[in-house]
RNA sequence: CAAGAGACGGCGACGGUCGCUGAUUCUUUUGAGUCAGAGGAAAGUCCGGGCUUCAUAGGGCAAGGUGAUUCGUAACGCGAAUCGGGGGCGACCCCAGGGAAAGUGCCACAGAAAAUAUACCGCCGCCCUUUCUGGGCGGUAAGGGUGAAAAGGCGAGGUAAGAGCUCACCGCCGCGUUGGUGACAACGCGGGCACGGAAAACCCCACCUGAAGCAAGACCGCAUAGGAAGGUGUUUGAGGCCGGCCCGGCCAAAGAGGGUUUUCCCUCGCGCCUUCGGGUUGGUCGCGUGACAUGAAGGGCGACCUUCAUGCAAGAUGAAUGACCGUCACUCUGUAAAGGGGACAGAACCCGGCUUAUGCCGUCUCAUGCCAU
Numbered sequence: 001c002a003a004g005a006g007a008c009g010g011c012g013a014c015g016g017u018c019g020c021u022g023a024u025u026c027u028u029u030u031g032a033g034u035c036a037g038a039g040g041a042a043a044g045u046c047c048g049g050g051c052u053u054c055a056u057a058g059g060g061c062a063a064g065g066u067g068a069u070u071c072g073u074a075a076c077g078c079g080a081a082u083c084g085g086g087g088g089c090g091a092c093c094c095c096a097g098g099g100a101a102a103g104u105g106c107c108a109c110a111g112a113a114a115a116u117a118u119a120c121c122g123c124c125g126c127c128c129u130u131u132c133u134g135g136g137c138g139g140u141a142a143g144g145g146u147g148a149a150a151a152g153g154c155g156a157g158g159u160a161a162g163a164g165c166u167c168a169c170c171g172c173c174g175c176g177u178u179g180g181u182g183a184c185a186a187c188g189c190g191g192g193c194a195c196g197g198a199a200a201a202c203c204c205c206a207c208c209u210g211a212a213g214c215a216a217g218a219c220c221g222c223a224u225a226g227g228a229a230g231g232u233g234u235u236u237g238a239g240g241c242c243g244g245c246c247c248g249g250c251c252a253a254a255g256a257g258g259g260u261u262u263u264c265c266c267u268c269g270c271g272c273c274u275u276c277g278g279g280u281u282g283g284u285c286g287c288g289u290g291a292c293a294u295g296a297a298g299g300g301c302g303a304c305c306u307u308c309a310u311g312c313a314a315g316a317u318g319a320a321u322g323a324c325c326g327u328c329a330c331u332c333u334g335u336a337a338a339g340g341g342g343a344c345a346g347a348a349c350c351c352g353g354c355u356u357a358u359g360c361c362g363u364c365u366c367a368u369g370c371c372a373u
Stems, first nucleotide, its partner, number of pairs: 001369002004366008012328007020037007039344001043355002046353005051213004058247004063209005068082005083097001084095004098204002103202002106197002120144002122140007152170002155167003172191008217285004227276008239251003255268005292311008330341004
């Protein structure tokens, strides 16, 4: 100098004028003063929770989720470090990473044959025929072809030709020793020389999981029709109670009269289920002190944890957080003067993540190539 990899930060500042929202002080009220006021993703609503209700709340099934190991965390499908596999010269990056020997199903086309799986071309031996050359029988899976993938790889020996047929190395399986918390790794011994792929197919295994949600919910106020119909029960239990089912558990009504004294029937009530219909749709709370933020010290490879100190930083409800001027900061054009400019994009219960959109500026570390010293 070129081109690359990883991590992090910022997203305007100050002053004035005017205008909004909240808190707070003063003021009889009007009003005046002070302080604060939309992001790195506020987006998606994809995960995990806090919180609220069902609710007194248990067990099982179904259903759903995760899937190397250890750690972090309130928790997670998130994060950190490590292991294994793959990509890259490298710094680094990626992985939906348990099981195919429990079972079912699949591997198109091509190819002889796609897993209890082969002989199309070819090679070798014998026989017949024969100018050329063709046919039959037997052996073979090393070579070629097809394919994403074809009964481990490479080398030597051996064979009629071949083949783990034999041997060495690698690979695979089993056992042991050592190291590691562990996933695993290294070494040694032995063995069969063999168990294709894919579970992001169903499935099996291990672990985890109530549901619904701030339009949750609580309180106050207003108003109506204490409505109507059908069915059913009335303690010998109708019915109700987390999203589906079962078991268990809990809650649950009010009876009275008459008919022939019973079973039973009728009437009026009371409870429940279903359907139709009517009223209200206003206010306050929930609503921001929290697994919080910032700084320092200590521990840890790290994610992160502990202690101390300081701080309270938007709470609207058809919906505030704005407009203008000046100066400075950043950036673009330009010799300068001067002029222009800013991507993705707006809180609505809160927090921890992930994913997506995106412009400009800056900082640090690392690896590769070239040149110079």